[in-house]
SAM riboswitch aptamer (S box leader) from Nesterenkonia pannonica, 116 nucleotides, folded computationally.
The coordinates come from a structure-prediction model, not an experiment, and the mean pLDDT is 80.
The sequence was found by an Rfam model in a public genome assembly.

RNA sequence: UAACCAUCCAGAGCGACUGAGGGACCUGGCCCGACGACGACGCAGCAACCUGGAUCUCCGCAUUGCCCUCAUCGGCUGCGGGAAUCCUUCGGUGCUAACGCCAGGACCGAUGGAGA
Numbered sequence: 001u002a003a004c005c006a007u008c009c010a011g012a013g014c015g016a017c018u019g020a021g022g023g024a025c026c027u028g029g030c031c032c033g034a035c036g037a038c039g040a041c042g043c044a045g046c047a048a049c050c051u052g053g054a055u056c057u058c059c060g061c062a063u064u065g066c067c068c069u070c071a072u073c074g075g076c077u078g079c080g081g082g083a084a085u086c087c088u089u090c091g092g093u094g095c096u097a098a099c100g101c102c103a104g105g106a107c108c109g110a111u112g113g114a115g116a
Base pairs, nucleotide, nucleotide: 001116004113005112006111007110008109013043014042015041017039021032022031023030025105026104027103028102029101044096045095046094049092050091052087053086054085055084057082058081059080060079061078062077065076066075067074100108
């Protein structure tokens, strides 16, 4: 940078710095802002996408896995994978006014994941 998948009406703020616009873009609204917004920094927090862990369950495999049986059935163990629920200790991110602020628009945007 382009394409793919998932999510975006839940949740979570203080401090010191800065100093005029900000809420991504366009139109129209509405709101935040010199009682200092936005931003960046520090600390704190939220959440549970990735990672990690636990439980339960299903599938596959394991000299002939092991036990039982005449055999089937059944039971057990290990490994791998899937689903569900839970934990949030370490790690990678993200987020912490208002539903992505609202309506319409557009090759719309943001975040995460797995790759190129």